[in-house]
RNA sequence: UACGAAGCGUAAGCGCCUGAGCUAGCCCAAAAGGCUAGCUGACGAGGUGGGGGUUUAUCGAGGAUUCGGCGGAUGCCCCCGGGCCUAGGGCGGCUCAAGCCCCGAGCGAAAACCGCCAAGUGAUUGGCGGAACAAUGCUUUGGGCAGCCCUUAAU
Numbered sequence: 001u002a003c004g005a006a007g008c009g010u011a012a013g014c015g016c017c018u019g020a021g022c023u024a025g026c027c028c029a030a031a032a033g034g035c036u037a038g039c040u041g042a043c044g045a046g047g048u049g050g051g052g053g054u055u056u057a058u059c060g061a062g063g064a065u066u067c068g069g070c071g072g073a074u075g076c077c078c079c080c081g082g083g084c085c086u087a088g089g090g091c092g093g094c095u096c097a098a099g100c101c102c103c104g105a106g107c108g109a110a111a112a113c114c115g116c117c118a119a120g121u122g123a124u125u126g127g128c129g130g131a132a133c134a135a136u137g138c139u140u141u142g143g144g145c146a147g148c149c150c151u152u153a154a155u
Base pairs, nucleotide, nucleotide: 014071015070016069017068019067020040021039022038023037024036025035026034027033043060044059045058049080050079051078052077053076054075081096082095083094084093085092087151088150089149090148091147099145100144101143102142104140105139106138107137113130114129115128116127117126118125119124
């Protein structure tokens, strides 16, 4: 240094790279092109009851590849469990510390950009400073809506 095993830690615009593009060296009279080795390949916000299944699994910012591909993932579906509609039960609906809708209020970025420093032959990478700008969403005041049946003093 490589391989294998075990343990611990580490993630969800998260991880990886063979297409593609770019860089360097060599080959070539030169070029085209080839070979080798590298670089790039998603900016934050938000999101997890348990099990199984499934794959193009939310929101906006930016705008030359944030292209293309593979894997994963808090999404979605089913079952179970829980909460609300109801004091209890059955069915049903919505939902996941927990029902839905509307108005208002509050909270709420980072890249990109500009400048500088560092590493590298380079593509490029890391860091610091500056000034911003979102939508999902979350919190909250108020308002509206949420069933059928049985029991019961009691929605």